This is a predicted structure of a 74-nucleotide RNA (transfer RNA) from a bacterium. Rfam family: tRNA. About the family: Transfer RNA (tRNA) molecules are approximately 80 nucleotides in length. The prediction has a mean pLDDT of 81.

[in-house]
RNA sequence: GGGCCUGUAGCUCAGUUGGCUAGAGCGCCCCGGUCGCAUCGGGGAGGUCGAGGGUUCAACUCCCUCCAGGUCCA
Numbered sequence: 001g002g003g004c005c006u007g008u009a010g011c012u013c014a015g016u017u018g019g020c021u022a023g024a025g026c027g028c029c030c031c032g033g034u035c036g037c038a039u040c041g042g043g044g045a046g047g048u049c050g051a052g053g054g055u056u057c058a059a060c061u062c063c064c065u066c067c068a069g070g071u072c073c074a
Base pairs, nucleotide, nucleotide: 001073002072003071004070005069006068007067010026011025012024013023019057028044029043030042031041032040050066051065052064053063054062
């Protein structure tokens, strides 16, 4: 320098033939429960979907550029 993959909640990830309000598990907070803790049950907070731009009535999803990480080639 070139090819490919990945980037979504604090962590691990799902969701993308464009369309209802962006989700799960773990973690965190509150309540129940217990002598107390854990397990368990109920509720809740938490996201500019890596950044910018474009296409579209509408973009996490399509296109372009850039950034970061991984991997292969040179």